A computed fold for a 71-nucleotide RNA from Candidatus Roizmanbacteria bacterium RIFCSPHIGHO2_12_FULL_37_23, annotated as transfer RNA. It matches the Rfam family "tRNA". By type it is a transfer RNA. It was read from a public genome assembly. The prediction has a mean pLDDT of 81.
[in-house]
Formats: sequence, structure tokens, C1' cells
RNA sequence: GCGGGUGUAGUUGAGUGGUACAAUGUCUCGUUGCCAACGAGAAGCCGGGGGUUCGAUUCCCCUCACCCGCU
Repeated sequence: GCGGGUGUAGUUGAGUGGUACAAUGUCUCGUUGCCAACGAGAAGCCGGGGGUUCGAUUCCCCUCACCCGCU
């Protein structure tokens, strides 16, 4: 230099044009003499920029980070 892959709550992962989901963690409340466990509720996420579209996490382009291969 060229090609390919991955990027989604704090963490690990699912999702695929129409309100983004689970586990675990965090916070609040309840239960208990206390802790743990359990129950109820809440907050919190699509790497960045642009395009297509009525609508983009999803499709296209560029870019960034990491990984793999070729030279």
C1' cells in the first nucleotide's frame, strides 16, 4: 500500500428499513432483627461524518479504532 472482518447500556451478547432487546451490573422501594437471597420499579446504548428514503442501528460512501490475510 491492497483486501476482508468487528464496532450496539458499565460489561458480555442478540437484533435488522417502522418505539432497540436480554443477561449481568447500578439506583430506589418492599420483604428480614442485619446481610444475603427474593419480589417490584427506574435510569442507562447503535464509533464519527455525509447520502438514499416518508422513515436508517439496518442500505451506500468517507473516516476512526481494533483484529486477520496479502505484498